[in-house]
Molecule: transfer RNA
Organism: Bacteroidales bacterium
């Protein structure tokens, strides 16, 4: 330099156009329980890489950029 893939919560991943609604596990915080800690149980906070386009509607499709990864040279 070229091809391909990926970017969603602190971390690992779902959601692949739809209705009001982005969810799971772990972690964090609060409560409960315990003599106390942990575990268990209940609850809370927290997110679609940036911009433009298509569409009635975009996390999802297209383009550009940014970042990461595999392969080739």
């Nucleotide at each position: 330099g070229c091809c391909c893939c990926c970017g969603u919560a602190g971390c690992a991943c779902a959601u692949u156009g739809g209705u009001c609604a982005a969810g799971u596990g772990c972690a964090u915080c609060g409560g409960u329980c315990u003599u106390a800690u942990a575990a268990g149980c209940c609850g809370a906070a927290g997110g679609u890489c940036g911009g433009a386009g298509u569409u009635c509607a975009a996390u999802u499709c297209u383009c550009c950029g940014c970042g990461g990864g595999u392969g080739c040279a």